[in-house]
Context: one part of a larger RNA
RNA sequence: GGCGUGUGGCGGAUGCCUUGGCGUCAGGAGGCGAUGAAGGACGUGGAUACCUGCGAAAAGCCUAGGGGAGUUGGAAUCAAGCGAUGAUCCUAGGAUGUCCGAAUGGGGCAACCCAACCCGUAGAGGGUUAUCACACACUGAAUGCAUAGGUGUGUGAGGCGAACCCGGGGAACUGAAACAUCUCAGUACCCGGAGGAAAGGAAAGCAACAGCGACUCCGUAAGUAGCGGCGAGCGAAAGCGGAUAAGCCAGUAGCGGCGUGAACUGCCUGGAAAGGUAGACCAGAGGAGGUGAAAGUCCUGUAGCGCAGUAGCUGGUGAGGGCUAGAGUAGGUUCGGGCCCGUGAAACCCGGACUGAACAUGGGGGGUCCACCCUCCAACCCUAAGUACUCCCUGACGACCGAUAGUUAACCAGUAAGGCGACUGAACGGUGAAAACUACCCCUGUUAGGGGUGUGAAAGAGUAGCUGAAACCACACGCUU
Numbered sequence: 001g002g003c004g005u006g007u008g009g010c011g012g013a014u015g016c017c018u019u020g021g022c023g024u025c026a027g028g029a030g031g032c033g034a035u036g037a038a039g040g041a042c043g044u045g046g047a048u049a050c051c052u053g054c055g056a057a058a059a060g061c062c063u064a065g066g067g068g069a070g071u072u073g074g075a076a077u078c079a080a081g082c083g084a085u086g087a088u089c090c091u092a093g094g095a096u097g098u099c100c101g102a103a104u105g106g107g108g109c110a111a112c113c114c115a116a117c118c119c120g121u122a123g124a125g126g127g128u129u130a131u132c133a134c135a136c137a138c139u140g141a142a143u144g145c146a147u148a149g150g151u152g153u154g155u156g157a158g159g160c161g162a163a164c165c166c167g168g169g170g171a172a173c174u175g176a177a178a179c180a181u182c183u184c185a186g187u188a189c190c191c192g193g194a195g196g197a198a199a200g201g202a203a204a205g206c207a208a209c210a211g212c213g214a215c216u217c218c219g220u221a222a223g224u225a226g227c228g229g230c231g232a233g234c235g236a237a238a239g240c241g242g243a244u245a246a247g248c249c250a251g252u253a254g255c256g257g258c259g260u261g262a263a264c265u266g267c268c269u270g271g272a273a274a275g276g277u278a279g280a281c282c283a284g285a286g287g288a289g290g291u292g293a294a295a296g297u298c299c300u301g302u303a304g305c306g307c308a309g310u311a312g313c314u315g316g317u318g319a320g321g322g323c324u325a326g327a328g329u330a331g332g333u334u335c336g337g338g339c340c341c342g343u344g345a346a347a348c349c350c351g352g353a354c355u356g357a358a359c360a361u362g363g364g365g366g367g368u369c370c371a372c373c374c375u376c377c378a379a380c381c382c383u384a385a386g387u388a389c390u391c392c393c394u395g396a397c398g399a400c401c402g403a404u405a406g407u408u409a410a411c412c413a414g415u416a417a418g419g420c421g422a423c424u425g426a427a428c429g430g431u432g433a434a435a436a437c438u439a440c441c442c443c444u445g446u447u448a449g450g451g452g453u454g455u456g457a458a459a460g461a462g463u464a465g466c467u468g469a470a471a472c473c474a475c476a477c478g479c480u481u
Base pairs, nucleotide, nucleotide: 001480002479003478004477005476006475007474008473009472015466016430017429020401021400022398023397024396025395026394027393028392029390030389031160032159039100040099041098042055043054044053046078047077050074051073061094062093063092064091065090066089070082071081072080105114106113107112115129116128117127118126119125131157132156133155134154135153136152137151138150139149164195165193166192167191168190169189175182179229205212206211216243217242218241219240220239226234227233247317248316249315250314251313252312254310255309257307258306259305260304264279265278266277267276268275280297281296282286288300289299290298320382321381322380323326331355332354333353334352335351336350337349338348341367362377363376364375365374366373417424418423437465440452441451442450443449
């Protein structure tokens, strides 16, 4: 020096656990905002750095109801209090609610600066003053009547919010094994608008000589009919089967809250019994959580029952209505767009430009067009349910995760940190049943560390704390060079 073994150190894997996540289902809710939101800044406690709550009336004030012994949030400690004259706490309503923020008196580098007027004080305080739209009133040019404009009053709007919805705009990468029509895709994205859903909707519809009877959604028809540098690819509809169907009538009891709510003891082991053992009991309750290990009968509860509240559920019948009755409209030409349809024989629907009817003795459609036949009545409006979604609330559940997993985030996380900025973005859980968290003594320069002692079942559980692997380090021993 190497190898091995052992004892320790370091380290934090593993096991067990779960406060946190993930997902599904059901129900609720589906908005908040000039009566100032969402989100913040700054304050606010006896002592208060942070979080939470609250707002100069500041961890709170008032009223009503509930509740019934403690209480002054997380969060200890000290101090001072409050509470059967009912506190703390819970529910409902009200008061207060600084400053910023749509932010709205003006300005501004958000949380700041500077005003005018009115009321009121004598210099406390309170109120009003943005813009736009609409309505009304007054006023009022060029310009006579008017109009534009101006002023005032009233009402409304504005901003935020996860997805879902409708409308206006609208890519490219990509695919076509290159690429241009085409595709990706009317997708992403931008803008406007609305609702709890939105949209659509009561045939100028389909169909085929038989008929159906608003719309929406699902299944099928069907990867069919078709479209297509007939390439890549795109891709229906009728029909059929379902979902649903306002309102009205009748009958019942649902839902959340509160209350009530059965039944066990002995011995053994142990620090502790819920374990073992012996004998019982309840069960419309053997869901679950907790209790010093594993509890139907210890606690909270659970099933069931009761009470007040609320207006729901089930059954029957059952989608349509309204008006002023639809002209620069239908149609045509041209140019675009949408439909399975890429201009094609291209109907139908929508739009720009130019044109331009008929009036139920009429008009549209049935895929160029014509006739027959069939069918419907445009150019006005409303319409529940079935359907889509989940920022949020409640409940239940899981061959979902268990701290490098599960949300980025179990822990004061969109934090610390990085970046001029847009933005990027972590790590950190576990003493013990209970703090009983080591009085006292000793070593020492030491609020370091350790040894005793004490607590505890255990301290080799000592706030570097459950278990405590490996790498790595030290020491001891053995073998070997």
Molecule: large-subunit ribosomal RNA, domain I
Organism: Phycisphaerae bacterium